[in-house]
Large-subunit ribosomal RNA, domain VI from Hyphomicrobium nitrativorans NL23, 262 nucleotides, folded computationally.
Its Rfam family is "Bacterial large subunit ribosomal RNA".
The RNAcentral record of the full RNA draws on ENA, RefSeq and SILVA.

Context: one part of a larger RNA
RNA sequence: CGUUGGAGAAUUGAGAGGAUCUGACUCUAGUACGAGAGGACCGAGUUGGACGCACCUCUGGUGGACCUGUUGUCGCGCCAGCGGCAUAGCAGGGUAGCUAUGUGCGGAAGGGAUAACCGCUGAAGGCAUCUAAGCGGGAAACCCACCUCAAGACGAGUUCUCCCUUGAGAGCCGUUGUAGACCACAACGUUGAUAGGCCGGGUGUGGAAGCGCAGCAAUGUGUGGAGCUUACCGGUACUAAUAGCUCGAUCGAACUUCGAUC
Numbered sequence: 001c002g003u004u005g006g007a008g009a010a011u012u013g014a015g016a017g018g019a020u021c022u023g024a025c026u027c028u029a030g031u032a033c034g035a036g037a038g039g040a041c042c043g044a045g046u047u048g049g050a051c052g053c054a055c056c057u058c059u060g061g062u063g064g065a066c067c068u069g070u071u072g073u074c075g076c077g078c079c080a081g082c083g084g085c086a087u088a089g090c091a092g093g094g095u096a097g098c099u100a101u102g103u104g105c106g107g108a109a110g111g112g113a114u115a116a117c118c119g120c121u122g123a124a125g126g127c128a129u130c131u132a133a134g135c136g137g138g139a140a141a142c143c144c145a146c147c148u149c150a151a152g153a154c155g156a157g158u159u160c161u162c163c164c165u166u167g168a169g170a171g172c173c174g175u176u177g178u179a180g181a182c183c184a185c186a187a188c189g190u191u192g193a194u195a196g197g198c199c200g201g202g203u204g205u206g207g208a209a210g211c212g213c214a215g216c217a218a219u220g221u222g223u224g225g226a227g228c229u230u231a232c233c234g235g236u237a238c239u240a241a242u243a244g245c246u247c248g249a250u251c252g253a254a255c256u257u258c259g260a261u262c
Stems, first nucleotide, its partner, number of pairs: 001152001005163007015149004021049007033038001051106005059100004066093005071086006110144003117137004164252001169247004173189005194240003197236005204228002210223005
């Protein structure tokens, strides 16, 4: 932009893509078979490998806006307490998110038509013959079935609800993230929890500062699972989503046998 007014929602499925793997063990059964040694078909179950999809509860990784320890040096006048720089100075942990080595799930079952092949009936050809007429069985291959996309399927389909120059609806603009290179998509814009702030909680770190006590001191200890705590959860209009602008269909053919609908 189109789909012949606009919007929201729900769908059909032409067509397309994905998937299609396999081991071991147990039972049947030490059965059938076999002199023995050995040792099944068929069927039932359990558990794996690789692969794929999804996810982050668990186990871990990462986590340069979290916490702690610590070296050198500089600064805040000094002590104490902090801050800057040194690869994030180095080191020990770690929330959210992302993630695999972690967790869950999948391949199935079934149907159709077949291949090689196995058959039934059966002539030509008094027999025989699976084939010539006819009828069965038969594979991870094929068509369905399973999962995903899908009406730009221009043959642009279908259904429901609502609205419209008394302006439906859309965009711009702003706050953002379940989205993201941009765009788009999604949530919200005071009739408001969209983001920040604040409050409460969680989580992490691991025992703050100050003061007291013990010790000459380093240090320890009490106050006190303390202080601090990013992205997490819940709440709360304090701040910012104000105000506004632009676009926008003349109520949306005719014909017809009124049926049909590639």